[in-house]
C1' cells in the first nucleotide's frame, strides 16, 4: 500500500429489490409462588455505520467515505 469479507435492537442472529425489518438471549410487566427462579402471556426497544448514485421502490444493487475481522507485501 493491495486483496478479500464485514456493519441491522443493548448482546448474537435472520431479512440479498416490494405493505407493517423478524428471531433467541436481555430488560420492564401481568399471571404462577411465603419470596425468588422456572414456566406462561403481553410489551418497549433498530428510520438497518455516513454520504451519494440506480430504480416507480434501496437494509438489500452500485460509488465514496468511516469502523472491524482475514490475508499479502
Nucleotide at each position: 500500500c493491495c486483496c478479500u469479507c464485514u456493519g441491522u435492537a443493548g448482546c448474537u442472529u435472520a431479512g440479498u429489490g416490494g405493505u407493517u425489518a423478524a428471531a433467541g438471549c436481555g430488560c420492564u410487566u401481568g399471571g404462577c409462588u411465603g419470596u425468588a427462579g422456572c414456566c406462561c402471556g403481553a410489551g418497549a426497544g433498530a428510520u438497518c455505520c455516513c454520504c451519494g448514485g440506480u430504480u416507480c421502490g434501496a437494509a438489500u444493487c452500485c460509488g465514496g467515505g468511516c469502523g472491524g475481522g482475514g490475508g499479502g507485501a
Overview
A computed fold for a 73-nucleotide RNA from a Candidatus Pacearchaeota archaeon, annotated as transfer RNA.